[in-house]
Order: sequence, then structure tokens, then C1' cells
RNA sequence: GCUUCGAUGGCCAAGUUGGUAAGGCGCGUCACUAGUAAUGACGAGAUCGUCGGUUCAAAUCCGGCUCGAAGCA
Repeated sequence: GCUUCGAUGGCCAAGUUGGUAAGGCGCGUCACUAGUAAUGACGAGAUCGUCGGUUCAAAUCCGGCUCGAAGCA
């Protein structure tokens, strides 16, 4: 330098026939307990790496850039 893959809440992670973002852990409140833990219920938290483009509508399609992984030279 080229090719491929990846980047989504604090962490892990699903969603790639475009229609507005699941789940788990963690966190908060409540219940339960003599009190913790465990368990159960409820709740808060991500506009999806970044900048543009296409579209009525983009995590999803297209282009540039950044970072990471693998391969080739």
C1' cells in the first nucleotide's frame, strides 16, 4: 500500500428483504428476610465510531475519514 471483517447503553450482545433499537450482566426503587444474599416485580439508561450522500423514512444502502482484528505484498 491492497483486500476482508468489526465499531450499537457502564460491560457483553441481537437486529444487514430500509419503517424508528431485543436480550443478558450491572444500576435504581419496591416486595420478600430479623438483616444480607438469592429470588420476583417495576424503572432509568444507546437517535447505532465520525462526516457527508441517497430516500417520505437509514443501525441497515453508497462514499470519505478514524480506530481495532485477520490476510496479502